[in-house]
The RNA shown here (transfer RNA) has 74 nucleotides and comes from Treponema sp. Its Rfam family is "tRNA". From the family's description: Transfer RNA (tRNA) molecules are approximately 80 nucleotides in length. Its mean pLDDT, the model's own confidence on a scale to 100, is 81. Taxonomically the source falls in Treponema (Bacteria, Pseudomonadati, Spirochaetia, Treponematales).
RNA sequence: GGGUGGUUAGCUCAGUUGGUGAGAGCACUAGCUUGACAUGCUAGGGGUCACAGGUUCAAGUCCUGUAUCACCCA
Numbered sequence: 001g002g003g004u005g006g007u008u009a010g011c012u013c014a015g016u017u018g019g020u021g022a023g024a025g026c027a028c029u030a031g032c033u034u035g036a037c038a039u040g041c042u043a044g045g046g047g048u049c050a051c052a053g054g055u056u057c058a059a060g061u062c063c064u065g066u067a068u069c070a071c072c073c074a
Base pairs, nucleotide, nucleotide: 001073002072003071004070005069006068007067010026011025012024013023019057028044029043030042031041032040050066051065052064053063054062
């Protein structure tokens, strides 16, 4: 230098053919339970879906550029 894949909650990830409200597990907070802790149960908070632009009635999803990580080729 060229190519491929990834970037979604604090962490690990899902998200189908673009279509109602953006989710799961763990973690966090509160309550119940206990002498206390752990476990368990219930409820709750937390996201500009890496960034910018475009297409569309509608974008996490499609297109372009940028950044970053991993791998491959030279």